[in-house]
Notes: The RNA shown here (transfer RNA) has 74 nucleotides and comes from a bacterium. Rfam family: tRNA. Rfam links the family to the GO term triplet codon-amino acid adaptor activity.
RNA sequence: GGGUGAUUAGCUCAGCUGGUUAGAGCGCCAGUCUCACAUACUGGAGGCCAGUGGUUCGAAUCCACUAUCACCCA
Numbered sequence: 001g002g003g004u005g006a007u008u009a010g011c012u013c014a015g016c017u018g019g020u021u022a023g024a025g026c027g028c029c030a031g032u033c034u035c036a037c038a039u040a041c042u043g044g045a046g047g048c049c050a051g052u053g054g055u056u057c058g059a060a061u062c063c064a065c066u067a068u069c070a071c072c073c074a
Stems, first nucleotide, its partner, number of pairs: 001073007010026004019057001028044005050066005
């Protein structure tokens, strides 16, 4: 330099053929339980879907570019 893949909650990851409200596990907070802690159960908070622009009635999802990471080729 060229190519491929990835980027979604604090962490690890789902998210189908674009359809209006974005999810799970762990973690965190509160409650129940306990002398207390842990476990368990219940509830809750937490998101600019990497960024910019475009297509569309409508974009996490499609397109272009940029950034970061990983791998392959030279």